RNA sequence: GAGUCGGCCGGACGGCCGCGGCGGGGCAACCCGUCGAGGAAAGUCCGGACUCCACAGGGCAGGACGCCGGGUAACCCCCGGGCGCAGCGAUGCGUGGAAAGUGCAGCAGAGAGCAGACCGCCAGCGGCCGCAGGUCCGAGAGGAUCCGUGGUGCGGGUAAGGGUGAAAGGGUGCGGUAAGAGCGCACCGGCGUCGGCGGCAACGUCGGCGGCCAGGCAUACCCCGUCCGGAGCAAGGCCAAGCAGGUGCGAUGAGGCGGCCCGCCGAGCACCGGGUAGGCCGCAUCGAGGUCGACGGAGACGUCGGCCCCAGACAGAUGGUCGUCCCCGACAGAAUCCGGCUUAUAGGCUGACUC
Numbered sequence: 001g002a003g004u005c006g007g008c009c010g011g012a013c014g015g016c017c018g019c020g021g022c023g024g025g026g027c028a029a030c031c032c033g034u035c036g037a038g039g040a041a042a043g044u045c046c047g048g049a050c051u052c053c054a055c056a057g058g059g060c061a062g063g064a065c066g067c068c069g070g071g072u073a074a075c076c077c078c079c080g081g082g083c084g085c086a087g088c089g090a091u092g093c094g095u096g097g098a099a100a101g102u103g104c105a106g107c108a109g110a111g112a113g114c115a116g117a118c119c120g121c122c123a124g125c126g127g128c129c130g131c132a133g134g135u136c137c138g139a140g141a142g143g144a145u146c147c148g149u150g151g152u153g154c155g156g157g158u159a160a161g162g163g164u165g166a167a168a169g170g171g172u173g174c175g176g177u178a179a180g181a182g183c184g185c186a187c188c189g190g191c192g193u194c195g196g197c198g199g200c201a202a203c204g205u206c207g208g209c210g211g212c213c214a215g216g217c218a219u220a221c222c223c224c225g226u227c228c229g230g231a232g233c234a235a236g237g238c239c240a241a242g243c244a245g246g247u248g249c250g251a252u253g254a255g256g257c258g259g260c261c262c263g264c265c266g267a268g269c270a271c272c273g274g275g276u277a278g279g280c281c282g283c284a285u286c287g288a289g290g291u292c293g294a295c296g297g298a299g300a301c302g303u304c305g306g307c308c309c310c311a312g313a314c315a316g317a318u319g320g321u322c323g324u325c326c327c328c329g330a331c332a333g334a335a336u337c338c339g340g341c342u343u344a345u346a347g348g349c350u351g352a353c354u355c
Base pairs, nucleotide, nucleotide: 001355002354003353004352005351006350007349008348009347011325012324013323014322015321016320017319019036020035021034022033023032024031025030038331042342043341045340046339047338048337049336050232051231052230053229062228063227064226065225066224067081068080069079070078071077082095083094084093085092086091096223097222101221102220103217104216118162119161120158121157122156125153127152128151129150130149131148133146134145135144136143137142170188171187172186173185174184175183189213190212191210192209193208194207195206196205197204198203236281237280238279239278245272246271247270248269249268255265256264257263289308290307291306292305293304294303295302296301326329
């Protein structure tokens, strides 16, 4: 200098005014104290907590996930590792099975999945034509016939070579053959299988055997393995006017006038269950919580100890302004709560590593 992978901050300080929650004081108005958005509060994409409904047990269907080991309450998350691909490298991306079956595949190309003869190569065959030759007939001109060779044609063989394509069913060599071909053989490569060794495992490595040579897509169906009951805080729980209903009592006076008596008023009153409006809880001081330290671990993480309490509602607060300073401030804003992932993000700080 160029790059790779992480971690963190995301205007600072002060004054004044204002808003919401909680605590305290006050009859009240109000006052005092304290706390008050984010790393993503977002998308609602995964996983859970919690709540209600359902549920003897098992299966089918359906869905999600998918190399191996570990972490976790759980996960499509995280950590570590394996293999493949890319990169000089740090590192990044991908990840069950295509050798169970079914299916799919643009263009080009003859042929694209037990593949395929367009050119080429090859022997054969029949017809025709040319050339060379032989035999027979004929005095001759000529005729008949056979064979070779070349061309053309027809049907065949061939996957070596050319050409098309992202891909043409291993590679090199020798043999083989009419020409060729794992057709045979040697070596190399791949795959399968058996065994040894290393590893918890994925897998690696070494050796033997088998000509087995096997393309891609599983985000097409499918197969194998694991997991999954449904709905969601408008979940759900509690209290409960009025109206309607039921039961009982009531002019022989229910009930009211603060407890009793007198007195006065005089037609309703009491209870019940369900439950609307409305209110409260869920819901925000106790959690899979934060933070610091020690210990265990390679790490994710775990255990122990100290300290802290950290937004929260009427679906509604979290702002404004002034001053000083700087690099002049991005994306954005809680709504039941957690753990993740993904996406957005001006600018800046920092660690490790590579060339």

A computed fold for a 355-nucleotide RNA from Euzebya rosea, annotated as Bacterial RNase P class A. Of the family's consensus pairs, 91% are formed in the model. It matches the Rfam family "Bacterial RNase P class A". Rfam's curators write: Ribonuclease P (RNase P) is a ubiquitous endoribonuclease, found in archaea, bacteria and eukarya as well as chloroplasts and mitochondria. The sequence is in RNAcentral, with records from MGnify.